Model confidence (mean pLDDT): 78 of 100. This is a predicted structure of a 157-nucleotide RNA (FMN riboswitch aptamer (RFN element)).
[in-house]
């Protein structure tokens, strides 16, 4: 380094302001939030994970699981540019040298290509249970659980 087991740590944010109303952080109008891998830096692309649903004594399985569109910029590789720059070779022409002409390669330049992540506009979405009222944001299952994240210790190659 690479891979195995073994342990540790960490591992989710939001109602602020108005209006109605007997009563609303639940309607209405403004606000505000956005797990974990992956990819040019994502809530909305691809994939997982919570939730819930089936089945199992368990461990675990196997299902269900929300939403973007416009423009604009952008590197490398890619591919065009033979009347865009330079250079090499090789050939034709030449007594020779310059000059020209072909043809083929390199180098650069333009061009095209390159982000639903970026800019810059408008948009959308959001388990279940409670509640004097219908909850992405209050309350509760949950001091849970997790995609993973760092690290430590050992052992194989």
């Nucleotide at each position: 380094u690479u891979u195995g087991u073994u342990c540790u740590u960490c591992g989710g944010g939001g109602c602020g302001g108005g209006g109605u109303g007997a009563g609303a952080g639940u309607c209405c109008c403004c606000a505000c939030c956005g797990g974990c891998g992956g990819u040019a830096u994502a809530g909305u692309c691809c994939g997982c994970g919570a939730c819930c649903c089936g089945c199992g004594c368990a461990a675990g399985c196997g299902g269900c699981u929300g939403a973007u569109c416009c423009g604009g910029u952008g590197a490398c590789a890619u591919u065009g540019u033979u009347u865009c720059u330079g250079g090499a070779a090789u050939c034709c022409g030449c007594a020779u040298c310059a000059u020209g002409g072909a043809u083929u390669c390199c180098u650069g330049g333009c061009a095209u290509g390159a982000a639903u992540u970026c800019c810059g506009g408008a948009a959308c979405c959001g388990a279940c249970a409670g509640u004097u009222a219908c909850a992405g944001u209050c309350u509760g299952g949950a001091u849970g659980a997790g995609a993973g994240a760092a690290g430590a210790a050992u052992g194989c190659g």